[in-house]
RNA sequence: CCGGGGCGCUCUGGAGAGAAGGCCCGCUCGCGGGCCUCGCCGAAGGUACAUGCGGCGGCCGCUGAACCGGCCCCGCCAAUUUCUCAGGCAAACGGACAGAGGGGGCGCA
Numbered sequence: 001c002c003g004g005g006g007c008g009c010u011c012u013g014g015a016g017a018g019a020a021g022g023c024c025c026g027c028u029c030g031c032g033g034g035c036c037u038c039g040c041c042g043a044a045g046g047u048a049c050a051u052g053c054g055g056c057g058g059c060c061g062c063u064g065a066a067c068c069g070g071c072c073c074c075g076c077c078a079a080u081u082u083c084u085c086a087g088g089c090a091a092a093c094g095g096a097c098a099g100a101g102g103g104g105g106c107g108c109a
Base pairs, nucleotide, nucleotide: 007103009101010100011099012098013097018038020037021036022035023034024033025032026031039089040088041087045085046083048081052076053075054074055073057072058071059070060069061068
């Protein structure tokens, strides 16, 4: 610099870890919510970086310079890895990701 992808909706599937304890509130008296404490999980979201790339950067090879190479420094950059900030730990809700449908967009004829 060029090209492609991207996005939304619906349905389906979708793991892990405490129905933990204390106090308080609400209430349909079974539960729900808030705060704190201890123990856990990784698949909302988020953090970190390998390789690679870049640099009128520094030092050296090397010498007057360039190129090239080595080391250092700085920057960019991935995940189902990592950290557990957030979130979660009966069911429900949520849930990365996947399948199907359809809309939009793009391309071809």

A computed fold for a 109-nucleotide RNA from a Pseudomonadota bacterium, annotated as Glycine riboswitch aptamer.